[in-house]
RNA sequence: CGAGAGGACCGGGCGACCGCCGGUGGGAGAGGGUCCCGAUGGGAAACCGCUCCUGCGGGAGGAAAGUCCGGGCGGAGUAGGACAGGGUGGUGGGUAACGCCCACCGGCCGCGAGGUUAGGGAAAGUGCAGCAGAAAGCAGACCGCCGAUGGGGGCGCCGAUCGCUUGCGGUCGAUGCUUCACAGGCAAGGGUGAAACGGUGAGGUAAGAGCUCACCAGCGGGCGUGGUGACACGCCCGGCUAGGUAAACCCCACCCGACGCAAGGCCAAACAGGGGGCAGAGCUUGUCCGGCUCGUUAUGACCUCCGGGUGGGCCGCUCGAGGCGGCGGGCAACCGUCGUCCUAGAAGAAUGGUCGCUGCGGGGCGCUUCGGCGUCCCGGACAAAACCCGGCUUACAGGUCCUCUCGGGGG
Repeated sequence: CGAGAGGACCGGGCGACCGCCGGUGGGAGAGGGUCCCGAUGGGAAACCGCUCCUGCGGGAGGAAAGUCCGGGCGGAGUAGGACAGGGUGGUGGGUAACGCCCACCGGCCGCGAGGUUAGGGAAAGUGCAGCAGAAAGCAGACCGCCGAUGGGGGCGCCGAUCGCUUGCGGUCGAUGCUUCACAGGCAAGGGUGAAACGGUGAGGUAAGAGCUCACCAGCGGGCGUGGUGACACGCCCGGCUAGGUAAACCCCACCCGACGCAAGGCCAAACAGGGGGCAGAGCUUGUCCGGCUCGUUAUGACCUCCGGGUGGGCCGCUCGAGGCGGCGGGCAACCGUCGUCCUAGAAGAAUGGUCGCUGCGGGGCGCUUCGGCGUCCCGGACAAAACCCGGCUUACAGGUCCUCUCGGGGG
C1' cells in the first nucleotide's frame, strides 16, 4: 500500500425569537371544605385544588420500532397432584429469569484472522423420499465379464453293439480340443443419482466378490491416561460394514397455571332508587272532621342519611435486578464493595417551528507555492416514550477509533 476479520462508539454544535408538557417559587382572582358571628345573611390567618400573570431549572432513542422470548409487579383462587398442551435440547458457568450472554468441546466453511451450527435418540417402533437409473432398503443386472456346472454344434480318440461292399457306415456310452452365449454364475469396470451396502494392494477364481490376508477408515465392546465435563489421545478384542430423515410421528431428560397497568385500588356529580325528618312560618296535591277559616293525616318540594359507582377526578407512575467512576475477584459473561448522581411521565397524548453563525459529505467556479484557500448550490438517515426492566430481531444518511489476519513493496 492492497484485500479482509472482529469489536467499541457518535447519530451534528452554538445562539436568538415564538410556542408545548410537567415540576417549583412569587403575585392576583373566583371557589371548596373547615371554623367563627348578632345566622335563609356575613366574615376568616392558615389548608385544598382550579384559572391568569411572572421568575427559575427539566423534557425521547440506539434502536423509543417489531411485540418474538424472559422476569418484576397486580388482582382472584386453601394456592396440591396427574393428564392434555406448549417449549427447550453438546458441556460447564453467568443471571431475577430466558429460547439471552460467556467460555470450552464436536461437525462444517475459510490459506488465515475468524465464521457458522435446532448439536439428545435412527442396532425401540411407525412413516416418508421427486427426477434420473436395471436397481433406493435387509435392493438390483442395462452395457459389460465369465460360461466353471448343465445344455446345443463341430473335429478327434477309445469302448460296446448292429449292418454289410471287410474297412467303411450307423447307434449308444465315456473322454479331449474347440465353438455358441441357451440355462446359469458375477458385481470388478462403464453409465444414473444427493445417496448404489467400506477404501488401497496382494492372493484367489471360469469370471468375480471381505472369499482370504495386510494396512487404512468407520462401528460396537473393554481398559488406561488427561480433563469438573462435553471430549481428546493410546492399547486390546469383535463381527467384516451397519444408508438418509425426528423445526415427521414418536421415545428420553428438563422447564412452563391463565390473564395483563384498559392489571388493580381509592374518592365520588346530576338523574333515578331506598331510609329518616316536618323542627319556624308557610307552599303543592290528596284524605278525614267541618258550612268556611282553622285543624288532622298522608304525599311532594325541601333538609338529611344510605347503597351501588355512570360522567368525572386521584393513585398505581417512574428510585430502579438504576447510571457513572475507583478498587477487588473471575479467561470471560458477570459478581462484590466504596464513592457519587437523579435523568420525561403525557392521556388526542408535550419534547416543536423560524432564523443566524459554524462543523460534516457531494458538486460547480475562481486562485494556488499543488499542501490547500475563497465563493455559490445541494444533502443530512432510520424512526419517536405510554407500567417497568433484561434480551433477541429488524431499520438506519454519514462518520470516528481500537485490535488482529493474508499478500506485496521499502528500510